RNAcentral holds the full RNA, with entries from SILVA.
A computed fold for a 557-nucleotide part of an RNA from a metagenome, annotated as small-subunit ribosomal RNA, 5' domain.
Its Rfam family is "Bacterial small subunit ribosomal RNA".
The coordinates come from a structure-prediction model, not an experiment, and the mean pLDDT is 82.

Context: one part of a larger RNA
RNA sequence: GAACGAACGCUGGCAGCGUGGAUUAGGCAUGCAAGUCGAACGGGAACCUGUAGAUUCAAGUUUUCGGACGAGAAUCUGCGGGGGAGAGUGGCGAAAGGGUGAGUAACGCGUGGGUAAUCUGCCCUUCAGUUUGGGAUAACUUCGCGAAAGCGAAGCUAAUACCGGAUGCGGUCGUUGCGCGCAUGCGUCGACGAUCAAAGGUGGGGACCUUCGGGCCUGCCGCUGGAAGAGGAGCCCGCGUGCCAUCAGCUUGUUGGUGAGGUAAGAGCUCACCAAGGCUUACGGCUAGCUGGUCUGAGAGGAUGAUCAGCCACACUGGGACUGAGACACUGCCCAGACUCCUACGGGAGGCUGUAGUCGAGGAUCAUUCGCAAUGCGCGAAAGCGUGACGAUGCGACGCUGCGUGGAGGAUGACGGCCUUCGGGUUGUAAACUCCUGUCAUUCGGGAAAAAUUCUCCGACUCUGAAUAGGAGUUGGAAUUGAUGGUACCGGAAGAGGAAGCCACGGCUAACUCUGUGCCAGCAGCCGCGGUAAUACAGAGGUGGCAGGCGUUGUUC
Numbered sequence: 001g002a003a004c005g006a007a008c009g010c011u012g013g014c015a016g017c018g019u020g021g022a023u024u025a026g027g028c029a030u031g032c033a034a035g036u037c038g039a040a041c042g043g044g045a046a047c048c049u050g051u052a053g054a055u056u057c058a059a060g061u062u063u064u065c066g067g068a069c070g071a072g073a074a075u076c077u078g079c080g081g082g083g084g085a086g087a088g089u090g091g092c093g094a095a096a097g098g099g100u101g102a103g104u105a106a107c108g109c110g111u112g113g114g115u116a117a118u119c120u121g122c123c124c125u126u127c128a129g130u131u132u133g134g135g136a137u138a139a140c141u142u143c144g145c146g147a148a149a150g151c152g153a154a155g156c157u158a159a160u161a162c163c164g165g166a167u168g169c170g171g172u173c174g175u176u177g178c179g180c181g182c183a184u185g186c187g188u189c190g191a192c193g194a195u196c197a198a199a200g201g202u203g204g205g206g207a208c209c210u211u212c213g214g215g216c217c218u219g220c221c222g223c224u225g226g227a228a229g230a231g232g233a234g235c236c237c238g239c240g241u242g243c244c245a246u247c248a249g250c251u252u253g254u255u256g257g258u259g260a261g262g263u264a265a266g267a268g269c270u271c272a273c274c275a276a277g278g279c280u281u282a283c284g285g286c287u288a289g290c291u292g293g294u295c296u297g298a299g300a301g302g303a304u305g306a307u308c309a310g311c312c313a314c315a316c317u318g319g320g321a322c323u324g325a326g327a328c329a330c331u332g333c334c335c336a337g338a339c340u341c342c343u344a345c346g347g348g349a350g351g352c353u354g355u356a357g358u359c360g361a362g363g364a365u366c367a368u369u370c371g372c373a374a375u376g377c378g379c380g381a382a383a384g385c386g387u388g389a390c391g392a393u394g395c396g397a398c399g400c401u402g403c404g405u406g407g408a409g410g411a412u413g414a415c416g417g418c419c420u421u422c423g424g425g426u427u428g429u430a431a432a433c434u435c436c437u438g439u440c441a442u443u444c445g446g447g448a449a450a451a452a453u454u455c456u457c458c459g460a461c462u463c464u465g466a467a468u469a470g471g472a473g474u475u476g477g478a479a480u481u482g483a484u485g486g487u488a489c490c491g492g493a494a495g496a497g498g499a500a501g502c503c504a505c506g507g508c509u510a511a512c513u514c515u516g517u518g519c520c521a522g523c524a525g526c527c528g529c530g531g532u533a534a535u536a537c538a539g540a541g542g543u544g545g546c547a548g549g550c551g552u553u554g555u556u557c
Base pairs, nucleotide, nucleotide: 001557002556003555004554006553007552008551009550010549013403014402015401016400017399018398019396020395026359027358028357030356031355032354035092036091037090040089041088047082048081049080050079051078052077053076054075055074056073057072060069061068062067099314100313101312108241109240110239111238112237113236114235115234118233119232120231123229125227126226127225128224129223130222131165132164133163134162140155141154142153143152144151145150170196171195172194173193174192175191176190177189178187179186180185200221201220202219203218204217205216208215209214242286243285244284249279250278251277254276255275256274257273258272259271260270261269289311290310291309292308293304294303295302296301316337317336318335319334320333339350340349341348342347367393369392370391371390375389376387377386378385379384406436407435408434409433416427417426418425419424440498442493443492444491445490446489456478457477458476459475460474461473462472463471464470501546502545503544504543505542506527507526508525512541513540514539515538516537522529523528
């Protein structure tokens, strides 16, 4: 000199863009952060309505004044229709997105390869199929246990839930032929044998058939078995990736073999047996997430790893598996432990290193805000629903950038201050005064601007189709949708009005005098100042520097 996720002191007008728990991976009240599908399925509340009955009223008509009839109203019940809440079965998602850096010196990361040792839901392309049966179960009803959390029994029912049979384009396994290679082997090539599937839903329709449900034809969404792709993931290898030798020897599943098990997959990954090997900056200790990058520097290098992006690891602590294409799973399950809470003392509930917020510790880090309008993600045929991801607003001079705090004229060089050799000098065109301007702030008005498409409706064309149904695609028009926000921006009004500080002035280092103090009080980055004339302390005037900041401290180069 530059830099910072900074902090502290003094000061503080505005805007834009960024950025903000670095410490206790300490404990957490409360709300929200993962749902969705009725076009998979049964059932179905509120509410509306039709009909029948019952009860209570009742305008009115009539009357022998006792009563009779009675449009209509309300409530309840039975049987229907509409409706579709909240639960339940089932599917997909919940393994993403979001957070943190505790652990890890490691194939963890970076880079370049290998997989002839592998897997892959949804998506794209393509081939073939989508047949025939069955038994349950939740919800529900009736009971029972429990303080609760919750649990049990009996009975009923559905499915794209579950389980058999058929078929096999094909897949897998075995035998075998051929081709090829990179050793084990591989084949997008054949033959034979064994074995392995499926589920429906929802639109439209002219003949024909019909048990009036439909069959049949057709569109879309699904389902099953393959092939191939894309994207994703697993495993392996070369090289690189801290400090300490005041750590010199370490190792028994250890190193290798055979066989078996296990995995999607190679392997001591695991096991039995056999051999005695294997490593050498090893082993041990301390520290640390890694990288793209960031800071500095002319560079080489050094330091660093906030925000953003990629990878990894973790989710109260330790362990375990289940489900699934994918987890050994942050807001799933089980066990143990610590802690907190409820309890009828028998037993239960919980996990903010999500977003806000709270306590604590700390020099120190924000709102218990608005919205799904956009971008994306999940589900859904779609409308749409959900989304503390995200988009926004708020707070903090924490940083960067921009703007302003006025401009021009104005000398009797006013008053005041300070200095003085008492002549004057300086503050100083600075002020006053005159003439202007109107950024920002203030106020009034305009402003449905841009960020917007999807979808719906009306047309046109192409394709599918028996079809002028229906569906898919392209395109034109109309209507609709904004949290920010009456914001940005634009225009009007008024008026210099509301907006400057901080540090320094002995040398390094730009900038000097007076007064006070008297080795005291104090200053100080280094040299050093202060003991009666201090340009070095304190105050004042003046000056220098930077400026919405200035200085100090800390850290890095």